[in-house]
Order: sequence, then structure tokens, then C1' cells
RNA sequence: GGGGGCAUGGUGUAGUGGUAUCACGUUCGCUUUGCAUGCGAAAGGCCAGGGGUUCGAACCCCCUUACCUCCA
Repeated sequence: GGGGGCAUGGUGUAGUGGUAUCACGUUCGCUUUGCAUGCGAAAGGCCAGGGGUUCGAACCCCCUUACCUCCA
């Protein structure tokens, strides 16, 4: 320098065009003398950044950035 992959709550993830799923964690409540477990509820992500296509984009296209990998 070139090819491919990847980027989504605090962490790990699902999601092939209609404002996003689950688990753990966090907070609150119930249960306990107390803790743990269990049960219920809540907060937390506008999807790496920019542009384009579309009535509508996490999703399709282009560029950039970070990381992984292959070739030279």
C1' cells in the first nucleotide's frame, strides 16, 4: 500500500428498511433479626463519526476513525 471482518446501555450480545432484544450488573420495593437467594418494578443505548439513497436507515451505498485478520 491492497483485500476481508468488526464497532449496538456499565459489560457481553440479538436484530437483513418501519424510532432496538436478552443476560449480567446498577437502583428501588417485597421476603429476612441481618446477609445471600428468590420475586416484582425502574433507570440506562437515538446504534463509532460524517455524507448519500429512501416516505422511512442500526440495517443499503461512499468517505473517515479505532481494532482484528490476510496478502505484498
Transfer RNA, 72 nucleotides, folded computationally. Rfam family: tRNA. By type it is a transfer RNA.